[in-house]
RNA sequence: CGCGUCGGCCUGGGGUGCCGCACGGCAGUGCGGCUGAGAUCAUACCCAUCGAACCUGUCUGGAUCAUGCCAGCGUAGGGAGCAGCCGGUGAGUGCAGAA
Numbered sequence: 001c002g003c004g005u006c007g008g009c010c011u012g013g014g015g016u017g018c019c020g021c022a023c024g025g026c027a028g029u030g031c032g033g034c035u036g037a038g039a040u041c042a043u044a045c046c047c048a049u050c051g052a053a054c055c056u057g058u059c060u061g062g063a064u065c066a067u068g069c070c071a072g073c074g075u076a077g078g079g080a081g082c083a084g085c086c087g088g089u090g091a092g093u094g095c096a097g098a099a
Stems, first nucleotide, its partner, number of pairs: 001092001003090007010081001011048004017034007054078003057073001059072004
C1' cells in the first nucleotide's frame, strides 16, 4: 500500500401472522397459547447487491385446534450502500532502516 475477514458507526430497506378464552351490538380491547430473530412500537429485531431480510401465490405435498407451521415450485421476478468512516485481525507485496 492494496486485498481478505470480523466488529462498530453512519445511511437506507423490512415484517408484525394464527388459535383459544373473557368483555363488546360492531369495530376492537385484554389475557393465555403456537412458530419465529422479531408477531406492533421497540433505544428492539432482521436485512443491505456474495442481497431467501422482505414483497409477488385462489399453487403442490405434509403437519396442526389454526396459520405465510414445515417442505417444494425457487438457481423464478422484484428488492435497500454495488457508498463512506473507525477499530481488530490474517496472509501477501513494495519501500525504508538496522544487523

A computed fold for a 99-nucleotide RNA from Chelatococcus sp., annotated as TPP riboswitch aptamer (THI element). Its Rfam family is "TPP riboswitch aptamer (THI element)". Gene Ontology term of the family: thiamine pyrophosphate binding. The prediction has a mean pLDDT of 76. Taxonomically the source falls in Chelatococcus (Bacteria, Pseudomonadati, Alphaproteobacteria, Hyphomicrobiales).